[in-house]
RNA sequence: UACAAAAGAAAAGCGCCAGGACUUUAUACAUAUAAAGUUGACGAGGACCAGAUUUAUCGAAAGAUUCGGCGGAUGAUCUGGAGGUAUGAUGCUACCUGAACAAUGAGCAAAACUAAUGAGUGAUCAUUAAACAAAUAUCAUUAGGCAUCACU
Numbered sequence: 001u002a003c004a005a006a007a008g009a010a011a012a013g014c015g016c017c018a019g020g021a022c023u024u025u026a027u028a029c030a031u032a033u034a035a036a037g038u039u040g041a042c043g044a045g046g047a048c049c050a051g052a053u054u055u056a057u058c059g060a061a062a063g064a065u066u067c068g069g070c071g072g073a074u075g076a077u078c079u080g081g082a083g084g085u086a087u088g089a090u091g092c093u094a095c096c097u098g099a100a101c102a103a104u105g106a107g108c109a110a111a112a113c114u115a116a117u118g119a120g121u122g123a124u125c126a127u128u129a130a131a132c133a134a135a136u137a138u139c140a141u142u143a144g145g146c147a148u149c150a151c152u
Base pairs, nucleotide, nucleotide: 014071015070016069017068019067020039021038022037023036024035025034026033027032042059043058044057048081049080050079051078052077053076054075082097083096084095085094086093088149089148090147091146092145102142103141104140105139106138114129115128116127117126118125119124
C1' cells in the first nucleotide's frame, strides 16, 4: 500500500463533488496554466404491508452559488391486502393507519444578520448569546353523508 474479517458510530434540506465560484503558492505578465485547499440546503415535518408511477410537504434566509451534477428518501396518485371511523345494525359512499366529511379559531424553529471567543497565511470553519415562520401534529367549537330497519 492492497485485500479480507470483526467491532463501533452515523440520514433523509440527507450524503457525495470531475462543473462553477472563491483562497494560497509557483510560473507567466493583456489573457492564463499547474498544484493544494475552501464552499457546495437553515430548520419544522414525515412510515400499516406490497406493487407501479412521479420534477416528494412547509416556510425562513439570501438575491446568480440553498447555482449545477450524482445517489438516496417516511411524500403524492392508483391498484391489491390487513384492520378501522362516519351516534346502534346492514348496504352504498367518503375517509383513517391512532387517526378517521367539513368549516372556524388557537397553535410550535434553526440558520442567516449582529456581537464575542477560538483555529487557519487565506478562502473559511466551530462555539456562545438574543429574536422572528408556515404547513402539519395537537387542542377547542359547530356539526355528525345517503337509504332501510331498530331503539328512544

Predicted 3D model of a 152-nucleotide RNA (glmS glucosamine-6-phosphate activated ribozyme aptamer) from Massilimicrobiota sp. An134. Its mean pLDDT, the model's own confidence on a scale to 100, is 76.